Record summary
Model confidence (mean pLDDT): 81 of 100. This is a predicted structure of a 73-nucleotide RNA (transfer RNA) from a Candidatus Pacearchaeota archaeon. Rfam family: tRNA.
[in-house]
RNA sequence: GCCUCAGUAGCUCAGUUGGUAGAGCGAUGCUUUCGUAAAGCAUUGGUCGUCGGUUCGAUCCCGGCCUGAGGCU
Numbered sequence: 001g002c003c004u005c006a007g008u009a010g011c012u013c014a015g016u017u018g019g020u021a022g023a024g025c026g027a028u029g030c031u032u033u034c035g036u037a038a039a040g041c042a043u044u045g046g047u048c049g050u051c052g053g054u055u056c057g058a059u060c061c062c063g064g065c066c067u068g069a070g071g072c073u
Base pairs, nucleotide, nucleotide: 001072002071003070004069005068006067007066010025011024012023013022019056026044027043028042029041030040031039049065050064051063052062053061
């Protein structure tokens, strides 16, 4: 230098070949207990890496850039 893959909640990851995004763990509160843990219930959660383009509408499609992983030379 070139190619491929990944980037979504505090963490690990889904998601849809376009219609304003979810799970588990975590955190907080309550119930329960003499108390703690466990269990149950509720709450808390995001400018979907970034900048543009297409579109009535983009996490999704197109291009550039950034970061990480792998490969080729």